[in-house]
RNA sequence: AGAGUUUGAUCCUGGCUCAGAACGAACGCUGGCGGCAGGCCUAACACAUGCAAGUCGAACGAUGAGGUCCCUUCGGGGAUACAUCAGUGGCGCACGGGUGAGGAACACGUGGGAACCUACCCUUCGCUACGGAAUAACUGCGGGAAACUGCAGCUAAUACCGUAUACAUCCUCCGGGAGAAAGCUCCGGCGGCGAAGGAUGGGCCCGCGCCUGAUUAGCUUGUUGGUGGGGUAAUGGCCUACCAAGGCUACGAUCAGUAGCUGGUCUGAGAGGAUGAUCAGCCACACUGGAACUGAGACACGGUCCAGACUCCUGCGGGAGGCAGCAGUGGGGAAUAUUGGACAAUGGGGGCAACCCUGAUCCAGCCAUGCCGCGUGAGUGACGAAGGCCCUAGGGUUGUAAAGCUCUUUCAGCGAGGAAGAUGAUGACGGUACUCGCAGAAGAAGCCCCGGCUAACUCCGUGCCAGCAGCCGCGGUAAUACGGAGGGGGCUAGCGUUGUUCGGAAUUACUGGGCGUAAAGCGCGCGUAGGCGGACCGUUAAGUCGGGGGUGAAAUCCCGGGGCUCAACCCCGGAACUGCCUUCGAUACUGGCGGUCUGGAGGUCGAGAGAGGCGAGUGGAAUGACGAGUGUAGAGGUGAAAUUCGUAGAUAUUCGUCGGAACACCAGUGGCGAAGGCGGCUCGCUGGCUCGAUACUGACGCUGAGGCGCGAAAGUGUGGGGAGCAAACAGGAUUAGAUACCCUGGUAGUCCACACCGUAAACGAUGGAUGCUAGCCGUUGGGCAGUUUACUGUUCAGUGGCGCAGCUAACGCAUUAAGCAUCCCGCCUGGGGAGUACGGUCGCAAGAUUAAAACUCAAAGGAAUUGACGGGGGCCCGCACAAGCGGUGGAGCAUGUGGUUUAAUUCGAAGCAACGCGCAGAACCUUACCAUCCCUUGACAUCCCGCGCCAACCUCAGAGAUGGGGCCUCCCUUCGGGGCGCGGUGACAGGUGCUGCAUGGCUGUCGUCAGCUCGUGUCGUGAGAUGUUGGGUUAAGUCCCGCAACGAGCGCAACCCUCGCUGUUAGUUGCCAGCAUUCAGUUGGGCACUCUAACAGAACCGCCGGUGAUAAGCCGGAGGAAGGUGGGGAUGACGUCAAGUCCUCAUGGCCCUUACGGGAUGGGCUACACACGUGCUACAAUGGCGGUGACAAUGGGUUAAUCCCCAAAAACCGUCUCAGUUCGGAUUGUCCUCUGCAACUCGAGGGCAUGAAGUUGGAAUCGCUAGUAAUCGCGUAUCAGCAUGACGCGGUGAAUACGUUCCCGGGCCUUGUACACACCGCCCGUCACACCAUGGGAGUUGGGUUUACCCGAAGACGGUGCGCUGACUUCGGAGGCAGCCGGCCACGGUAGGCUCAGCGACUGGGGUGAAGUCGUAACAAGGUAGCCGUAGGGGAACCUGCGGCUGG
Repeated sequence: AGAGUUUGAUCCUGGCUCAGAACGAACGCUGGCGGCAGGCCUAACACAUGCAAGUCGAACGAUGAGGUCCCUUCGGGGAUACAUCAGUGGCGCACGGGUGAGGAACACGUGGGAACCUACCCUUCGCUACGGAAUAACUGCGGGAAACUGCAGCUAAUACCGUAUACAUCCUCCGGGAGAAAGCUCCGGCGGCGAAGGAUGGGCCCGCGCCUGAUUAGCUUGUUGGUGGGGUAAUGGCCUACCAAGGCUACGAUCAGUAGCUGGUCUGAGAGGAUGAUCAGCCACACUGGAACUGAGACACGGUCCAGACUCCUGCGGGAGGCAGCAGUGGGGAAUAUUGGACAAUGGGGGCAACCCUGAUCCAGCCAUGCCGCGUGAGUGACGAAGGCCCUAGGGUUGUAAAGCUCUUUCAGCGAGGAAGAUGAUGACGGUACUCGCAGAAGAAGCCCCGGCUAACUCCGUGCCAGCAGCCGCGGUAAUACGGAGGGGGCUAGCGUUGUUCGGAAUUACUGGGCGUAAAGCGCGCGUAGGCGGACCGUUAAGUCGGGGGUGAAAUCCCGGGGCUCAACCCCGGAACUGCCUUCGAUACUGGCGGUCUGGAGGUCGAGAGAGGCGAGUGGAAUGACGAGUGUAGAGGUGAAAUUCGUAGAUAUUCGUCGGAACACCAGUGGCGAAGGCGGCUCGCUGGCUCGAUACUGACGCUGAGGCGCGAAAGUGUGGGGAGCAAACAGGAUUAGAUACCCUGGUAGUCCACACCGUAAACGAUGGAUGCUAGCCGUUGGGCAGUUUACUGUUCAGUGGCGCAGCUAACGCAUUAAGCAUCCCGCCUGGGGAGUACGGUCGCAAGAUUAAAACUCAAAGGAAUUGACGGGGGCCCGCACAAGCGGUGGAGCAUGUGGUUUAAUUCGAAGCAACGCGCAGAACCUUACCAUCCCUUGACAUCCCGCGCCAACCUCAGAGAUGGGGCCUCCCUUCGGGGCGCGGUGACAGGUGCUGCAUGGCUGUCGUCAGCUCGUGUCGUGAGAUGUUGGGUUAAGUCCCGCAACGAGCGCAACCCUCGCUGUUAGUUGCCAGCAUUCAGUUGGGCACUCUAACAGAACCGCCGGUGAUAAGCCGGAGGAAGGUGGGGAUGACGUCAAGUCCUCAUGGCCCUUACGGGAUGGGCUACACACGUGCUACAAUGGCGGUGACAAUGGGUUAAUCCCCAAAAACCGUCUCAGUUCGGAUUGUCCUCUGCAACUCGAGGGCAUGAAGUUGGAAUCGCUAGUAAUCGCGUAUCAGCAUGACGCGGUGAAUACGUUCCCGGGCCUUGUACACACCGCCCGUCACACCAUGGGAGUUGGGUUUACCCGAAGACGGUGCGCUGACUUCGGAGGCAGCCGGCCACGGUAGGCUCAGCGACUGGGGUGAAGUCGUAACAAGGUAGCCGUAGGGGAACCUGCGGCUGG
């Protein structure tokens, strides 16, 4: 410090996720030792048992076994020291310890303040005198189960009361008045009282800081203040009476929710964010609620009273209790320890002290809960054991790892010694720490991960199963992603997982973000609060800056040092604690105050432009209606029609009348307005703006939360109006349907007045203001200057285009900023849910505004790029269409396929690009299929062992394979063996079994289409672009020109073969002109010709003319056998289709192994209601039949140009004469031939006989552009035989092409895109089903809070106090108590309000889900451009009207 994830790829925006650190943790697996720390986060749930606060005999009486002393009537008594249960009394129990429920508060933090108290402690001053009356204990008698308690009697005190005194104190009317004590003693002292001061602790007040919600906006009656009084230690509405009517709040009152606060802790670079365990400070609480008493201190954890709930005891009458002390129990929970030891230390209470108490504390126990330290051994040891794993079978790896050898002994174990902690005594810890010795590698390693992020890879198993997963995503037969194994990586007594926090996240942005199109500028203005604000001078010193002082507890963090062997941990010192208060100073800037100024702003005067607004009036054109005239059969409307109108006279045309609405031309990226918006003309009223001048005001300014106003269209209310248009509606069309698009009608509405609504793509998708930052070109309204009066220059204010710097993700913006800056406002924080629900406000309604959550997804998005696509555009090509010729589709047959059938009808091929295809030829064989019969190292290969045959022939059984018998008794040799064959054993053979979606190879197709790329350079952040685009041209990315490109490669073309012309060479088996010869080129002869087959030439837009740019080229002509690639062939770029083929072959993996292998016989592949493809033959006279009959070529057959196959067919002559025929030949009968082991299933041919359909073929569809189509035969491969097929060959030999609008396919450029599996794409809504969360909902249940009223315990207070009463008394009483009354008041009750939550029949929408249904709304002009607002309608997406936008 970053990384993964949206895309085909890119940049950006943006969310999600990961790597880090941390924890009072928990869970899983594992676990050797020690040190230090930590340990109910949940039920402030309930608690058995024990302990946690007592102490003092030097306050007091009493009691006393025993001790000592004395006395004794020996019963005992007294004294004393000591001890003690309980009591009186004193001090303590308000500390220490626990918990975090409540509380949003002066609770806490910090800094101040004045009107206070403070036991014990310290200092100082003074005092401590004299009396009195009771009462527990105790005794007696009672009540009660108990707890406890009553009556009577006795008694003491440092208990209680009175008197005296009063330095000081307090009160005061200044005269005065009030008001204290306690003694004990070991004689040292310890106490007591009053007062002052201090210390310590506490109470009170204030400034500032301190969570969320405005879907909580108003709250408050003791409320705010005053006066008198009361109360308190003390101020104060703290309380009370009266008076006044205040007080708080947008700088967030009130209400609701949540929460102990802080030092700190975690994280972070910091700023921040989160948190408040342990330790420390403060607060609050003690079963729940209320209350006071005592006291220095409490409204009191282990005190009291009352009420309530709960638990326990009970003799049913009554009682007892409060672990949020330490242990412990139950419960809750994912989860948190021992009913331990000791007061040795530190500290606390009491005591003169000894001492006692102390679950505070110090220790120990349990727990890997965390941090820290140590160990589980060290060295050596193979070109490397075994085993495991992998393997290309060679090897690699585990791995110096092990074993082995040589050592060591930390820790643990055993033995011995043995502390400090203790200033004199006292040690729980503890025979602990530590030290020494002994034995022996001995007792001690796991967990997670290995697709990317992220370090670490292979095999097997599994087969979208089982499973994994933090995100992206893995798994559908070759999974580095699941499970196991081997190996590897990481950490290590731990390792992973889960949860939580911060970080990364600049993803709430103070540091440190944004708002044209990604989320985001309010529709626009006016303006309140607030924020910000021009120049100069003075002053002040609030902000600001500097110095000093106080405080900022300790601990923590940091730095230095020190102590435990180190570390964790602990100790000491320093720094720091970024803060607050205070004081002194500085005065540039900001602020306050005062003064001045004119540049901002405003005013005044003079001009100017304008669809700015409102009102009134008025004009012409057009539509429509009505009346009249002319006139006749149609009009209207559409893609085409129909509905509609019209012979009752339409449409058309002329004239007249009426009415409403809108204002052509001018008209313009022209004008005006804040926006919405504004358009005939005239008048009136009126707002704003601009320019010029200015001697006025003097910062009066900018922005603007709330607020107020304006605000298109649609819509609403009331009343008018209504020509045209036109939601709804009706009809006609279109259509599969058509609730639409089109047409004919048509109502609200559109118009006016008044009143609402308050929204729009209200857009420049761009808030307002000010300043600054190159220009050029237009245009609107002014001014100035110059001059040839129409221009030029210049200057303000507007409005446009282009463009520099700069900015931007890019597109783009660019003085009208989206640049550089300042100020103010509004808004954004992933997509969906949703601008929805609920609540509030507004509205007559429609609805508007404000505005969530659950749940769900790993994206949603912006700009640009390359493709692909478009019922987008442009250019161009092709038998693509058109123009022609001939077919197919109808018939019969052949053949292939589907389907069906079958024991089997083997398998593959499937739009073009499967279907006379694999098959260049299924009777057996082929053959892979079926039935049956057989074989099991096998029909075939290699290795090993044994044997020597075998084959052929004969014979028997059998359908045959096969089996039995007969016959037969191997060859070569270097003597090692080899060949051939048989038998045997196991390795293995074998498989046309599966996967063409694991593959090689080969092939089809786009397409013989003209394309596909690269290097360097340049441009771009980048994907990419450029080149390859453009202007021409070509069959062609062919060539030329231009150009930030310059070159190059694979393709094109050419080079190759063949046909066409010529030449040369060569003449046999070829040829024969001339010579001879013959039946015959048969022979002699010849090689001229034909021909053969080798080489060569020839064609290149080369020549001429035209055109073009003088280019490339194109057009025409000459010459030529051939002319513009001369015809044909071979040749197939990068790639596409997971195209085809595992059944040609090869091959990975999987599967079968007496069978899925091998052999045999028979059957099947030839089936047959049907459907399709490809063909053949026809339907006839351009023909059939008969006859005559010339010329071919290829190819084959044994070597051969001999020879043979070989006959050509069309042509010609004759006949037939339009008919199911002398057409046509299917089908069938019969006979025969051929091949073959064999023609039954199932061959071909022939003779005779039979003589079916068919009379030119619906929709639709195919081929062909010249030696082509058509037509005619011939040959060959395969092959025993079998062709209408395939591949070739020649003969005869046409028609047409205007042209590129349309169909199909293709190429280039461009455009749009929400597509990229790429339009066979994407995608919307209803409906149906399942699940999930949520709104409404008659109600119902519970919680909180509040209002009114009732009740009113305990208690303090007030009143009363005739009952009771010891101290005092002047004997009257005072004072006190009980009792009673009153107001206050907890709990409780009744009625109601508000609020939150749970459940809820039914219901609404939403989300998610595998391939469900209906349509096709959107993305391309998405087939009616889309979208926004509004209104109506419709199964649904949607459609239509009105206005708006371009994001057409």